[in-house]
RNA sequence: AGUCCUCUGGCUCAGGGGUUAGAGCACUCGCCUUGCAAGCGAGAGACCUGGGUUCGAUUCCCGGAAGGGCGA
Numbered sequence: 001a002g003u004c005c006u007c008u009g010g011c012u013c014a015g016g017g018g019u020u021a022g023a024g025c026a027c028u029c030g031c032c033u034u035g036c037a038a039g040c041g042a043g044a045g046a047c048c049u050g051g052g053u054u055c056g057a058u059u060c061c062c063g064g065a066a067g068g069g070c071g072a
Stems, first nucleotide, its partner, number of pairs: 002070005010025004018055001027043005048064005
């Protein structure tokens, strides 16, 4: 080469054709404390990429990229 799987905040994962894309940890600010930690409240931050289908795609399909498994 071939074949299969994965790709969603900084990290680990959920989710799912439309309705605010969520959780834990981490980060920032505030409250509390003499101070730190813990706790409480608030906030910022994400759908790998190009095309197709569709009224509408992060989700479905095809290609590409990256990572991983099998195999030689």
Molecule: transfer RNA
Organism: Callorhinchus milii